Transfer RNA from Christensenella sp. UBA6094, 74 nucleotides, folded computationally.
It matches the Rfam family "tRNA". Gene Ontology term of the family: triplet codon-amino acid adaptor activity.
Its mean pLDDT, the model's own confidence on a scale to 100, is 81.

RNA sequence: GCGCUUGUAGCUCAGCAGGAUAGAGCGAUCGCCUCCUAAGCGAUAGGCCAUGGGUUCAAAUCCCGUCAAGCGCA
Numbered sequence: 001g002c003g004c005u006u007g008u009a010g011c012u013c014a015g016c017a018g019g020a021u022a023g024a025g026c027g028a029u030c031g032c033c034u035c036c037u038a039a040g041c042g043a044u045a046g047g048c049c050a051u052g053g054g055u056u057c058a059a060a061u062c063c064c065g066u067c068a069a070g071c072g073c074a
Stems, first nucleotide, its partner, number of pairs: 001073007010026004019057001028044005050066005
């Protein structure tokens, strides 16, 4: 330098043939239970989807650029 893959909550990930209010587990906070803790149960908070544009009535999802990580080739 070229090609491919990946980037979504504090962490690990799903959602990606466009359309519902963006979800799960773990973690956090509060409550229930318990003599107390743990376990169990319930609730709440937390993300405008790496970033900037484009297409579209509508984009996490499609297209282009950039950035970052990984892999391969030179």